[in-house]
Context: one part of a larger RNA
RNA sequence: CUGGGCGUAAAGCGCGCGUAGGUGGUUAGUUAAGUUGGAUGUGAAAUCCCCGGGCUCAACCUGGGAAGUGUCAGUACCCCUGCAUUCAAAACUGACUGACUAGAGUAUGGUAGAGGGUGGUGGAAUUUCCUGUGUAGCGGUGAAAUGCGUAGAUAUAGGAAGGAACACCAGUGGCGAAGGCGACCACCUGGACUGAUACUGACACUGAGGUGCGAAAGCGUGGGGAGCAAACAGGAUUAGAUACCCUGGUAGUCCACGCCGUAAACGAUGUCAACUAGCCGUUGGGAGCCUUGAGCUCUUAGUGGCGCAGCUAACGCAUUAAGUUGACCGCCUGGGGAGUACGGCCGCAAGGUUAAAACUC
Numbered sequence: 001c002u003g004g005g006c007g008u009a010a011a012g013c014g015c016g017c018g019u020a021g022g023u024g025g026u027u028a029g030u031u032a033a034g035u036u037g038g039a040u041g042u043g044a045a046a047u048c049c050c051c052g053g054g055c056u057c058a059a060c061c062u063g064g065g066a067a068g069u070g071u072c073a074g075u076a077c078c079c080c081u082g083c084a085u086u087c088a089a090a091a092c093u094g095a096c097u098g099a100c101u102a103g104a105g106u107a108u109g110g111u112a113g114a115g116g117g118u119g120g121u122g123g124a125a126u127u128u129c130c131u132g133u134g135u136a137g138c139g140g141u142g143a144a145a146u147g148c149g150u151a152g153a154u155a156u157a158g159g160a161a162g163g164a165a166c167a168c169c170a171g172u173g174g175c176g177a178a179g180g181c182g183a184c185c186a187c188c189u190g191g192a193c194u195g196a197u198a199c200u201g202a203c204a205c206u207g208a209g210g211u212g213c214g215a216a217a218g219c220g221u222g223g224g225g226a227g228c229a230a231a232c233a234g235g236a237u238u239a240g241a242u243a244c245c246c247u248g249g250u251a252g253u254c255c256a257c258g259c260c261g262u263a264a265a266c267g268a269u270g271u272c273a274a275c276u277a278g279c280c281g282u283u284g285g286g287a288g289c290c291u292u293g294a295g296c297u298c299u300u301a302g303u304g305g306c307g308c309a310g311c312u313a314a315c316g317c318a319u320u321a322a323g324u325u326g327a328c329c330g331c332c333u334g335g336g337g338a339g340u341a342c343g344g345c346c347g348c349a350a351g352g353u354u355a356a357a358a359c360u361c
Stems, first nucleotide, its partner, number of pairs: 004332003007315002012329001014213004021206003025100007033093002035089008049065006069076001103203001104200004108195004115189007122166001127161007137148002174181002218259006227253002232248004270328006278306012310317002334361003343354004
């Protein structure tokens, strides 16, 4: 390479958009690039084998013949195919022209939603400060101690400040491509679902490069800082305790702008389409029925539980497939060395990305 694979054994890019490329609905005609069939040409010589000849022999050089298939043979054909020229066919693929509406999309009426952005508002709680009441403890733990407190703490009542997060509702509930999104109000804005018509007429799918988004931590500049809390300090525990427990506590966590670009970024399951028993929940639409209700039935888009066929090494998956197929992309090829070195690219840095070999088992 081929073959075989990628839920858990190695293997699905974290997720979109999209260029090239690959692939592509129904139908009529034209064409003849692919395709199929026929014809012609080509398929050298030397070498190898057989019979001869020439160097004293041989190697070597050289003349003729044979070669593979079938046939008794003449001879014919094919040659392992490939290439070229030419003739023909028109089913399929392509190209061109025209048409269609089942894919895709647009317009229009509704619906649900923590989808995104900006501004504003609210209450509970923690902390701090001020004032009052009040007096000796508080706090913390397995037990303690460090710590706080007669300069009046803890507790309690009133007031003020400030920051962060939004209890209940809350739900294998919803929305989003993923990361993710949860108080309330307003504005701006993306998508989905659904009804009935009208329109466009294959406009589609995937997507190497590319480009955008991308938790947390971290970085830069400037703010902010209540609580929590790496580092750090102290108290305990312990043989020790650079920990677990306790008292403190700085970065950080928050905001704006700019970087970083990684995660068990997980459903460890790429995207799209078609097909293949059912049953039970739940969310958003639509339709029908009556006995009008906390109703029943059908259907559709999600989201869950079970389960047949089938698949699977098993576990399990099972119309939300890991079943049966198709299109396109990505990735794997024994363990360690190593997601490392070197080089390139990116980054302020931290580092990221691409990515070996020796050696060893």
Molecule: small-subunit ribosomal RNA, central domain
Organism: Pseudomonas veronii